Small-subunit ribosomal RNA, 3' major domain from an uncultured prokaryote, 477 nucleotides, folded computationally. The full RNA is in RNAcentral, with records from Greengenes.
Context: one part of a larger RNA
RNA sequence: UGACGGGGACCCGCACAAGCGGUGGAGCAUGUGGUUUAAUUCGAAGCAACGCGAAGAACCUUACCAGGUCUUGACAUCCCUCUGACAGCCGAGUAACGUCGGUUUUCCUUCGGGACAGAGGAGACAGGUGGUGCAUGGUUGUCGUCAGCUCGUGUCGUGAGAUGUUUGGUUAAGUCCAGCAACGAGCGCAACCCCUAUCCUUAGUAGCCAGCACAUUAUGGUGGGCACUCUAGGGAGACUGCCAGGGAUAACCUGGAGGAAGGCGGGGACGACGUCAAAUCAUCAUGCCCCUUAUGAUCUGGGCUACACACGUGCUACAAUGGUGACUACAAAGGGAGGCAACUCUGUGAAGACAAGCAAAUCCCAAAAAGGUCAUCCCAGUUCGGAUUGUAGUCUGCAACUCGACUACAUGAAGCUGGAAUCGCUAGUAAUCGCGAAUCAGAAUGUCGCGGUGAAUACGUUCCCGGGUCUUGUACA
Numbered sequence: 001u002g003a004c005g006g007g008g009a010c011c012c013g014c015a016c017a018a019g020c021g022g023u024g025g026a027g028c029a030u031g032u033g034g035u036u037u038a039a040u041u042c043g044a045a046g047c048a049a050c051g052c053g054a055a056g057a058a059c060c061u062u063a064c065c066a067g068g069u070c071u072u073g074a075c076a077u078c079c080c081u082c083u084g085a086c087a088g089c090c091g092a093g094u095a096a097c098g099u100c101g102g103u104u105u106u107c108c109u110u111c112g113g114g115a116c117a118g119a120g121g122a123g124a125c126a127g128g129u130g131g132u133g134c135a136u137g138g139u140u141g142u143c144g145u146c147a148g149c150u151c152g153u154g155u156c157g158u159g160a161g162a163u164g165u166u167u168g169g170u171u172a173a174g175u176c177c178a179g180c181a182a183c184g185a186g187c188g189c190a191a192c193c194c195c196u197a198u199c200c201u202u203a204g205u206a207g208c209c210a211g212c213a214c215a216u217u218a219u220g221g222u223g224g225g226c227a228c229u230c231u232a233g234g235g236a237g238a239c240u241g242c243c244a245g246g247g248a249u250a251a252c253c254u255g256g257a258g259g260a261a262g263g264c265g266g267g268g269a270c271g272a273c274g275u276c277a278a279a280u281c282a283u284c285a286u287g288c289c290c291c292u293u294a295u296g297a298u299c300u301g302g303g304c305u306a307c308a309c310a311c312g313u314g315c316u317a318c319a320a321u322g323g324u325g326a327c328u329a330c331a332a333a334g335g336g337a338g339g340c341a342a343c344u345c346u347g348u349g350a351a352g353a354c355a356a357g358c359a360a361a362u363c364c365c366a367a368a369a370a371g372g373u374c375a376u377c378c379c380a381g382u383u384c385g386g387a388u389u390g391u392a393g394u395c396u397g398c399a400a401c402u403c404g405a406c407u408a409c410a411u412g413a414a415g416c417u418g419g420a421a422u423c424g425c426u427a428g429u430a431a432u433c434g435c436g437a438a439u440c441a442g443a444a445u446g447u448c449g450c451g452g453u454g455a456a457u458a459c460g461u462u463c464c465c466g467g468g469u470c471u472u473g474u475a476c477a
Base pairs, nucleotide, nucleotide: 001477002476003474004473005472007471008470009469010468011467012466013465015461016460019425020424021423022422023421026316027315028314029313030312031311032310033309034307035306042053043052064302065301066300067299068298069297070296073125077124078123079121080120081119082118083117084116088103089102090101091100092099106115107114108113127291128290130289131288132287136285137284138280139279140278141276143274148187149186150185151184152183153182154163155162156161167178168177169176193268194267195266196265198236199235200234201233202232203231204230207226212223213222214221239262242256243255244254245253246252318418322377323376324375325374326373327372328371334365335364336363339358340357344353345352346351384415389410390409391408392407393406394405395404431453432452433451434450435449436448437447
């Protein structure tokens, strides 16, 4: 100087408390451990691994296993020889790839050859998701959006170092003010960026009958118009600016006015010096080591989907604030051409047939759901709950046996609110309700977004956890 203390003082945080809803019990989904296996590819491991890499394993993916094949190679550059194409088509054969046979077929030219492509040959080499993240770059997590981390000059100390950065106030903040052997500065904080809340303006192929007219069973459907809504460009607006009180006449705090918004208005992006030899050699790059008729390449089939069990994360429930049936409202944000698909018809349905429109403020996906109205059930393992199983189907795809999603009929398990323990959340939040997208042929209860309905509680900081500042002790460096 740090670090540590079941030392002290002060301060903060959904840290506790006050509340609301969960997990832990059930069934299922998913990840992990373990076990099993020919293989169940590999990585991730307290917080900060475990719906994580994986925004999507039937083949492919795929790295694993069994078996069949290839050896200058599936991919790149160079040399020599041959062919004229390559590609395609037909046939034989194979589990399939490989293999064999047939057929068709280039351009430029100074006629020497050249370009391009294929086949064969020789070797230089290719190739490796093989090892080492404790050799590395790059990227990322975490403490933590915590308020800290430092430097120059000066001064003090023999020195390590100190001072500044401590102190008194104040703040979300090393934020600001005052003081001070310090005076200044840098990286952080804040602001500058984006979205959102109000208004003005510019513009009008979506919006409006607002005012006029036409047509219609009806509808901005049409003429017409940008007033309003909206869209998307530009601006205004909030700054403790104004008032009162407190404070040291400061910083600032409390209350008020006006205002759409008030003291950081709400949300996002943004992550200091560093810590954990943290994670990643399997995104990529890369040193060294290793393999080179195999640890490379290719094909078929299997596996990654196994199942006495244990754990994490979720979904659905256990019901009447509910289930079921009928009728009926109100969103936002997205996607669409090898695509989204209306209407009509067929089917109980998944879906099928036909097919308009739309590269989309114009058409489509598209029905929003919870909600409202009426009816029914009458507290029961039930008209709750839907696992499991049987049969028959639909769709995608070369192919749904291992191993897809969905539909109909039948079946109708556990479960009556969950021990010890433990998690999230302070406002348009929690809770609850549906909608969309990426990936994607098909395959979400996951992920990322969107809006609808919409609470309760916070006395307070004694205690638990984490963090910051000062101080004190020390078996630590």
It matches the Rfam family "Bacterial small subunit ribosomal RNA". Gene Ontology terms of the family: structural constituent of ribosome and ribosome. Its mean pLDDT, the model's own confidence on a scale to 100, is 83.